[in-house]
The part of an RNA shown here (large-subunit ribosomal RNA, domain IV) has 356 nucleotides and comes from an Acidimicrobiales bacterium. The RNAcentral record of the full RNA draws on ENA. The organism belongs to Acidimicrobiales, within Bacteria. It matches the Rfam family "Bacterial large subunit ribosomal RNA".
Context: one part of a larger RNA
RNA sequence: CUGUGGUUAAGGAACUCGGCAAAAUACCUCCGUAACUUCGGGAGAAGGAGGGCCUUAGGCCGUGUAGGGGCUUGCCCCCGAAGCGGCAGAAGGUCGCAGAGACCAGCGAGAAGCGACUGUUUACUAAAAACACAGGUCCGUGCGAAGUCGCAAGACGAUGUAUACGGACUGACGCCUGCCCGGUGCUGGAACGUUAAGGGGACGGGUCAGCCCUUCGGGGCGAAGCUCAGAACUCAAGCGCCAGUAAACGGCGGUGGUAACUAUAACCAUCCUAAGGUAGCGAAAUUCCUUGUCGGGUAAGUUCCGACCUGCACGAAUGGCGUAACGACUUCUCGACUGUCUCAACCACAGGCUCG
Numbered sequence: 001c002u003g004u005g006g007u008u009a010a011g012g013a014a015c016u017c018g019g020c021a022a023a024a025u026a027c028c029u030c031c032g033u034a035a036c037u038u039c040g041g042g043a044g045a046a047g048g049a050g051g052g053c054c055u056u057a058g059g060c061c062g063u064g065u066a067g068g069g070g071c072u073u074g075c076c077c078c079c080g081a082a083g084c085g086g087c088a089g090a091a092g093g094u095c096g097c098a099g100a101g102a103c104c105a106g107c108g109a110g111a112a113g114c115g116a117c118u119g120u121u122u123a124c125u126a127a128a129a130a131c132a133c134a135g136g137u138c139c140g141u142g143c144g145a146a147g148u149c150g151c152a153a154g155a156c157g158a159u160g161u162a163u164a165c166g167g168a169c170u171g172a173c174g175c176c177u178g179c180c181c182g183g184u185g186c187u188g189g190a191a192c193g194u195u196a197a198g199g200g201g202a203c204g205g206g207u208c209a210g211c212c213c214u215u216c217g218g219g220g221c222g223a224a225g226c227u228c229a230g231a232a233c234u235c236a237a238g239c240g241c242c243a244g245u246a247a248a249c250g251g252c253g254g255u256g257g258u259a260a261c262u263a264u265a266a267c268c269a270u271c272c273u274a275a276g277g278u279a280g281c282g283a284a285a286u287u288c289c290u291u292g293u294c295g296g297g298u299a300a301g302u303u304c305c306g307a308c309c310u311g312c313a314c315g316a317a318u319g320g321c322g323u324a325a326c327g328a329c330u331u332c333u334c335g336a337c338u339g340u341c342u343c344a345a346c347c348a349c350a351g352g353c354u355c356g
Base pairs, nucleotide, nucleotide: 001351002350003349004348005347006346007345008344010342011341014340019337027051028050029049030048031047036041038172052094053093054092055091056090059087060086061085062084063083067079068078069077070076071074095099107335108334109333110332111331112330113329114327115326119131120130135170136169137168138167139166140165141164147156148155149154173322174321175320176319178252179251180250183249184248185245186244187243188242189241192240193239194238198234199233204228205227206226207225210221211220212219213218253271254270255269256268257267280314281311292308293307294306295305296304
């Protein structure tokens, strides 16, 4: 010097991002126990008191000797002095600093956020507000089900049958879940438009037997066959088109003016839109400006709590707002407690280092 333990005057979180770490609490019996609440809880709430040993006389329970009683006479049953064992108290006394004497063995209270809860998770830096969850809703599926695996046979689903199974979202419970179907998606419709291969084969081309003309060089016409190209017409889904659908993906305005102080604008006008954000909440796990403003708590508070609403950029199952209980979650406060600190000291053990 480092590590692991131990003690510490006075103060008691002044330490620090933060009470991290440490200290404190801790058992049994009795008393007592708030808000809130889903009436179960909260609760071991909180907060108190007692606890050793000895003596004494009782109480109660078990066992049960002697004895007594009973009959069905038995290794019987019932009661039960004594003895032995146990339980809960009382009174008196007594020792220590200390009696749950060591070990072992909850810290508590208030407020807020998030998630209802018990559970699950990043094996080896994250245990959480993430995942799951019971409950809710939507969509699909009529059974050789949908869906999934497989080329297939076949299998799972299920030896199930819509109170079932699969998929998606939400996430106990309470109160609720507004408006928009223009876009995208999905579902339905089938009249019309568009639309592939295929079918169809009008018209045209190439080749060519043969025929005609010829200046004998060549030119023209051209059946069948073979072959090239190919119009009309026919024709599916899809798309267009017409509807429905938001607990489908999603979306949910601007400007100007106006009241007898001022300010504000219930009101009016106007533009745009598919419709212009309802209830509730709101500087929020969301607020940039911002340490917003006011109130509370502190001597002093960028955090915290309660309000306000000017919501840069909350908002209703991508759920909204509450909520008892729960949480090795996050934030704030208080009590208790302490070497965290003011500010360090000493002791023990182990190691390092120095000297021998």